[in-house]
RNA sequence: CCAUUGGAGAGAUUCAUUCAAUUGAACACCGAAGGAGCAAACCCAUUAGGGUGAAACUCUCAGGUAAAAGGACAGUGG
Numbered sequence: 001c002c003a004u005u006g007g008a009g010a011g012a013u014u015c016a017u018u019c020a021a022u023u024g025a026a027c028a029c030c031g032a033a034g035g036a037g038c039a040a041a042c043c044c045a046u047u048a049g050g051g052u053g054a055a056a057c058u059c060u061c062a063g064g065u066a067a068a069a070g071g072a073c074a075g076u077g078g
Base pairs, nucleotide, nucleotide: 001078002077003076004075005074006073011027013026014025015024016023028065029064030063034061035059036058037057041052042051043050044049
């Protein structure tokens, strides 16, 4: 990388609209696509401070909140 199996969280909320969860708005909520932030350590600087710097942590921009889809990650085979 390919195939396959498993795979969580959170309003089928309210109002308007539509053939139709179609579109718009409002409030609430979730973290496991993606994105962003930084601890130790190292480097620069007289100091103040600055740079590099991981995650399943933090943020919630994006995304998501019935089912389906998506889905980090994990098992098996190649």
Molecule: Glycine riboswitch aptamer
Organism: uncultured Faecalibacillus sp.